[in-house]
């Protein structure tokens, strides 16, 4: 070293998740790798960590260690995006000031300014006016139940003479009526009316003086404010995305080394 028959071992691995842990089954990745049951509120174990029944290979291209590479996956950070909070007054919105630029408009038929005037709101007092109510004055005004005088007529009386008393006339109460240069209260979207307060501003206008400007939509800077709408700056939390990191762990696939048996018989 050849051959024949056997064992151990193999006949797919990884990753996240689940789990005290581990293996399946169910996702993913890797890429072709016996069959049949069981199984996510899951199935089977227990560090040699799927269990059970077949079946094939089988000591090396196949088994097992160890290294490289390196699909993927997970975690971390980071950047972006979303939500809650916070803090500050920077940016941006808003409000006031201020300056510069401007569309237009107005101005020698006089801008604007100074100065003296007048008018315009407000409140209270007079007067005046208007109104309402009342007093006085007027006139009217009672069958009979108001006066006064009572013609006739009644009544009492023997007369004298007395007594109610109608109608007329005169009067007057209540109440009506008109009306007033009267008087007393009240009241008002009354007033070319008086005095006083108050305002001493704004706005109309009239004189006079001086003599060209003014007013300004918009935008721009400056400043002040008070706000918390948005950006910014913090923090926390979720989670989309990312050709992202000399970040961290496993790692399939492939590659490089090593390394592992019995029996017989030539």
């Nucleotide at each position: 070293c050849c051959g024949u028959g056997c064992u151990a071992g193999g006949c797919g691995g990884g990753g996240a998740a689940c789990u005290a842990g581990c293996g399946g089954u169910g996702c993913c990745c890797u890429g072709u790798a016996c069959c049949u049951g069981c199984a996510a509120a899951c199935c089977g174990c227990u560090c040699c960590a799927g269990c059970a029944g077949g079946g094939c290979u089988g000591a090396a291209u196949c088994c097992c260690c160890u290294c490289c590479c390196g699909a993927g996956g997970c975690c971390c950070g980071c950047c972006u995006u979303c939500g809650c909070g916070g803090a500050a007054g920077c940016c941006g919105a808003c409000g006031g000031g201020g300056c510069g630029a401007a569309a237009g408009g107005u101005g020698u038929u006089g801008a604007g300014g100074a100065u003296c005037g007048g008018g315009u709101c407000c409140c209270g007092c007079g007067c005046a006016g208007c109104g309402g109510c009342g007093a006085c004055g007027c006139g009217u005004g009672a069958a009979c139940c108001a006066c006064g005088u009572c013609a006739g007529g009644u009544c009492c009386g023997g007369a004298a003479g007395g007594a109610a008393g109608c109608a007329g006339c005169g009067u007057u109460a209540a109440g009506c009526g008109a009306u007033g240069c009267u008087c007393a209260c009240c009241g008002g979207g009354u007033g070319c009316c008086g005095c006083g307060g108050a305002c001493c501003g704004g706005c109309c206008u009239g004189g006079u003086c001086c003599g060209a400007g003014c007013c300004g939509a918009u935008c721009g800077c400056c400043u002040c404010g008070g706000u918390a709408g948005g950006g910014c700056c913090c923090g926390c939390g979720a989670g989309u995305g990312g050709u992202c990191g000399u970040g961290g762990u496993c790692g399939a696939c492939g590659g490089a080394g090593g390394g592992u048996g019995c029996a017989c018989g030539g």

Model confidence (mean pLDDT): 76 of 100. This is a predicted structure of a 266-nucleotide RNA (Bacterial large signal recognition particle RNA) from a Candidatus Limnocylindrales bacterium. Its Rfam family is "Bacterial large signal recognition particle RNA". Its family is annotated with SRP-dependent cotranslational protein targeting to membrane, signal sequence recognition and signal recognition particle, plasma membrane targeting in the Gene Ontology. Of the family's consensus pairs, 90% are formed in the model. Lineage of the source: Bacteria > Bacillati > Chloroflexota > Candidatus Limnocylindria > Candidatus Limnocylindrales. It is recorded under the gene name ffs.